[in-house]
Context: one part of a larger RNA
RNA sequence: UGACGGGGACCCGCACAAGCGGUGGAUGAUGUGGUUUAAUUCGAUGCAACGCGAAAAACCUUACCCACCUUUGACAUGUACGGAAUCCUUUAGAGAUAGAGGAGUGCUCGAAAGAGAGCCGUAACACAGGUGCUGCAUGGCUGUCGUCAGCUCGUGUCGUGAGAUGUUGGGUUAAGUCCCGCAACGAGCGCAACCCUUGUCAUUAGUUACCAGCACGUAAUGGUGGGAACUCUAGCGGGACUGCCGGUGACAAACCGGAGGAAGGUGGGGAUGACGUCAAAUCAUCACGCCCCUUACGACCAGGGCCACACACGUGCUACAAUGGCCGGUACAAAGGGCAGCAACACCGCGAGGUGGAGCUAAUCCCAUAAAACCGAUCGUAGUCCGGAUCGCAGUCUGCAACUCGACUGCGUGAAGUCGGAAUCGCUAGUAAUCGUGAAUCAGAAUGUCACGGUGAAUACGUUCCCGGGCCUUGUACA
Numbered sequence: 001u002g003a004c005g006g007g008g009a010c011c012c013g014c015a016c017a018a019g020c021g022g023u024g025g026a027u028g029a030u031g032u033g034g035u036u037u038a039a040u041u042c043g044a045u046g047c048a049a050c051g052c053g054a055a056a057a058a059c060c061u062u063a064c065c066c067a068c069c070u071u072u073g074a075c076a077u078g079u080a081c082g083g084a085a086u087c088c089u090u091u092a093g094a095g096a097u098a099g100a101g102g103a104g105u106g107c108u109c110g111a112a113a114g115a116g117a118g119c120c121g122u123a124a125c126a127c128a129g130g131u132g133c134u135g136c137a138u139g140g141c142u143g144u145c146g147u148c149a150g151c152u153c154g155u156g157u158c159g160u161g162a163g164a165u166g167u168u169g170g171g172u173u174a175a176g177u178c179c180c181g182c183a184a185c186g187a188g189c190g191c192a193a194c195c196c197u198u199g200u201c202a203u204u205a206g207u208u209a210c211c212a213g214c215a216c217g218u219a220a221u222g223g224u225g226g227g228a229a230c231u232c233u234a235g236c237g238g239g240a241c242u243g244c245c246g247g248u249g250a251c252a253a254a255c256c257g258g259a260g261g262a263a264g265g266u267g268g269g270g271a272u273g274a275c276g277u278c279a280a281a282u283c284a285u286c287a288c289g290c291c292c293c294u295u296a297c298g299a300c301c302a303g304g305g306c307c308a309c310a311c312a313c314g315u316g317c318u319a320c321a322a323u324g325g326c327c328g329g330u331a332c333a334a335a336g337g338g339c340a341g342c343a344a345c346a347c348c349g350c351g352a353g354g355u356g357g358a359g360c361u362a363a364u365c366c367c368a369u370a371a372a373a374c375c376g377a378u379c380g381u382a383g384u385c386c387g388g389a390u391c392g393c394a395g396u397c398u399g400c401a402a403c404u405c406g407a408c409u410g411c412g413u414g415a416a417g418u419c420g421g422a423a424u425c426g427c428u429a430g431u432a433a434u435c436g437u438g439a440a441u442c443a444g445a446a447u448g449u450c451a452c453g454g455u456g457a458a459u460a461c462g463u464u465c466c467c468g469g470g471c472c473u474u475g476u477a478c479a
Stems, first nucleotide, its partner, number of pairs: 001479002003476003007473002010470004015463002019427005026318001029315005034309002042053002064304002070298001073127001077126002079123005086103007107116003129293002132291001134289001138287002140282001142280001143278001145276001150189006156165003169180003195270004200238002203235004210227002214225003241264001244258005320420001324379002327376003336367003341360002345356004386417001391412007433455007
């Protein structure tokens, strides 16, 4: 100087408390451990691994296993020789592959011969190739403490020196934020602001969006003329600064209350992550050193596996019901996506869906009826008109192909489950809870992920205690 203390003082955080809803019990989904297996590819492992890499494992992906097969190679450059490239038919085979037959002469230069580019084949060698090893050799990128308020430097001063001071102290703040004081005076990286979005107003613009007033028209609809008010869209500005008033304070910084205001003291949300810590993660995104393989640890292909199942754990789904289930009627969103696409509408089908197909490269057309809510009817506390697992039959769709191993539909079947032990998690406001909607990936395949809006609470006395952190101080046989 740090680190540590079941030392002290001060302060903060959904840290506790006060509340609301969960997890832990059940079924199934998914990830992991374990076990099994020819293989169940590899990585991630307290917080900070476990719906994680994977924003899609039937084939492919795929790295694993078995069988078949190949050796200048699936891919790159170079040399030589030959050939147009390419397309079609056919035999064997699971395919890779091996064989047979046929069609076929392009581009540039040149009169032609020929040369060149590109592509294909053959041969030999330089080489290719490796998701093989080491993340404890590395770059890059990332997590975490933590959006915590800290981390440092120059000059000066003090100290023999390591170092100290500044950065401590008195106030204050979300903040090393600001003020005052002070052997310090300044400065840098962080904080804040500048950026995006949302909340208000004005202005500009007015189509594909809008319709107040004036007309026309319809069964109905901004449907038409027209309008530029409103909504909205998207550009440019205004607006919030403790600016004003009162009080407290040290005449400061600031704090408390108030006015005005759409908004008030960082208005809400996001992006933004200092010096560093964990030899943290990743050699399987990529790059790269060393080592290793080179008729194989490389490559091709068919099938299987990654989907196994006594069990254990994590994360989410659906429930156990009446604040509910079922039936009928009737409202109100936002944000997205669409041409190898979204598909209205009509007809067929109980339905998944099928047939035809207008329109739309989209503020124009489509996906697309939002659902909870509201109105009415029924059920009456029951393993039920709750719950939907499982199984049987019959189908639909995607796709060469749904056996291992897809999603969905109809009929039947109707398991566990009556609110969950010890323990444990999230959340402070348009939040929790609850309700639906969309997108990425994608041929198909979400209870996951990311985004969107609808309805919309309760509670916070307080900081003694648990956890984490900041600052000062103290002890130390630790570095």
Small-subunit ribosomal RNA, 3' major domain from an uncultured bacterium, 479 nucleotides, folded computationally. Rfam family: Bacterial small subunit ribosomal RNA. Rfam links the family to the GO terms structural constituent of ribosome and ribosome. Model confidence (mean pLDDT): 85 of 100. The RNAcentral record of the full RNA draws on Greengenes.